[in-house]
RNA sequence: CCAGGGGGCCGGGCAACCGCGUGAUCGCAAGAUACCGAGGAAAGUCCGGGCUCCACGAAACAAGGGUGGCGGGUAACGCCCGCCGGGUUUGCGCAAGCAGAUCAAGGGAAAGUGCCACAGAGAGCAGACCGCUAAUCCCGGAUCUCGGUCCGGGACAGUAAGGGUGAAAGGGUGCGGUAAGAGCGCACCGCGCGCGCCGGCAACGGCCGCGGCACGGUAAACCCCACCCGGAGCAAGACCGAAUAGGGGCGGCACGUUCGUUUACGGACAGGUUGUUUCGACCCGACCGCCCGGGUUGGUCGCUAGAGCGGCAUGGCAACAUGUCGCCAAGAGGAAUGGUUGCCGGCGCGGAUACGGUCGACUCGUGCGAAACCGUCCGCGUCACAGAACCCGGCUUACAGGCCCCCUGGCACC
Numbered sequence: 001c002c003a004g005g006g007g008g009c010c011g012g013g014c015a016a017c018c019g020c021g022u023g024a025u026c027g028c029a030a031g032a033u034a035c036c037g038a039g040g041a042a043a044g045u046c047c048g049g050g051c052u053c054c055a056c057g058a059a060a061c062a063a064g065g066g067u068g069g070c071g072g073g074u075a076a077c078g079c080c081c082g083c084c085g086g087g088u089u090u091g092c093g094c095a096a097g098c099a100g101a102u103c104a105a106g107g108g109a110a111a112g113u114g115c116c117a118c119a120g121a122g123a124g125c126a127g128a129c130c131g132c133u134a135a136u137c138c139c140g141g142a143u144c145u146c147g148g149u150c151c152g153g154g155a156c157a158g159u160a161a162g163g164g165u166g167a168a169a170g171g172g173u174g175c176g177g178u179a180a181g182a183g184c185g186c187a188c189c190g191c192g193c194g195c196g197c198c199g200g201c202a203a204c205g206g207c208c209g210c211g212g213c214a215c216g217g218u219a220a221a222c223c224c225c226a227c228c229c230g231g232a233g234c235a236a237g238a239c240c241g242a243a244u245a246g247g248g249g250c251g252g253c254a255c256g257u258u259c260g261u262u263u264a265c266g267g268a269c270a271g272g273u274u275g276u277u278u279c280g281a282c283c284c285g286a287c288c289g290c291c292c293g294g295g296u297u298g299g300u301c302g303c304u305a306g307a308g309c310g311g312c313a314u315g316g317c318a319a320c321a322u323g324u325c326g327c328c329a330a331g332a333g334g335a336a337u338g339g340u341u342g343c344c345g346g347c348g349c350g351g352a353u354a355c356g357g358u359c360g361a362c363u364c365g366u367g368c369g370a371a372a373c374c375g376u377c378c379g380c381g382u383c384a385c386a387g388a389a390c391c392c393g394g395c396u397u398a399c400a401g402g403c404c405c406c407c408u409g410g411c412a413c414c
């Protein structure tokens, strides 16, 4: 310098004039003054919370929903960090493998169910299309001292190593064995088993022993397992003010049993509050459900000092935590944060080339030094995605252009 990958930051600035908004100060008021005034995503509404209100409380279970390797972080999470296994890719290596980057919906197929179209012989406790091949039988030919031997074909039989079909074919490679073959046997790999040994908090990794081997894939298919989860949401909700019709109708259930006594109380049971059960608490004449109609759509609060931001130190691989010092950076209310002008900045195009730099055509060489590029100057154009509405931590999506850092590979120089 080039290519690939990952991460972080910025994403306009300044001035003048005019115009807006909150709080602060001054002022009787009108108003004046100074400070401040949209985002990295404010977006999607996908997660997690703070906060507010509702639900009688606790426990267990059911229904419904969510997450899914291990460890850590956090208020919490489906988020973040690190590690493990796997896939993909790059480099090194003869290879095995090692290293880097990256990806993800990473528990279970031996609880069960479903699905694997078409093609193919056959798609799960399967199967013979092309093939390969003894014994036995038949046909033809050759040879031959009868016997016998060899070749070709057919029937019957054996086979799943080779080929074909397919996304996938019943472990893989090699050797032996066989008529030909097959874990049929063996070696290594793979797989299964072992309360085996070692390392690690663990996921997991290595080693050892036994076993020819249980018999494919699929769970962002149903399902099983482990863990987690009250509901609704700022249009939540609180207060003030005002007004109306303290309206009308229908249905359901209950208004019970028993004991004691002072005849009215107390206790127990039944019933209700909850999807079920147990325990507790409360209620026991209220309550539950539906339909029609009327009033109010005014004002204030909620509404911005917070799981806040920044610097430094310590601990940690890191996410982050602790300590210390400092800072306060929008709160509108149909919805403010704008308009004009000038300059600067970034990017693109064109022109100039006096100067500086890079590079280097030409040349035997030196010298000179073309073209091109950059700086410089001038002109023109352009500046992305996009707008707070209770707040915060994330994820996802959109984004012209610029800067910085890290990793891998290549080239060049020292």
Base pairs, nucleotide, nucleotide: 001410002409003408004407005406006405007404008403009402010401012344013343014342015341016340017339018338020037021036024033025032026031039385043396044395046394047393048392049391050390051233052232053231054230056280057279058278059277060276061275064229065228066227067226068225069083070082071081072080073079084106086103087102088101089100090099091098092097107224108223112222113221114218115217116216129163130162131159132158133157136155137154138153139152140151141150142149143148171189172188173187174186175185176184190213191211192210193209194208196207197206198205199204237301238300239299240298247292248291249290250289251288252287256269257268258267259266260265261264271283272282273281308327309326310325311324312323313322314321315320345383346382347381348380349379350378351377352376355375356374357373358372
Background:
This is a predicted structure of a 414-nucleotide RNA (Bacterial RNase P class A) from Novosphingobium sp. NCBI's taxonomy places the organism under Bacteria, Pseudomonadati, Pseudomonadota, Alphaproteobacteria, Novosphingobium.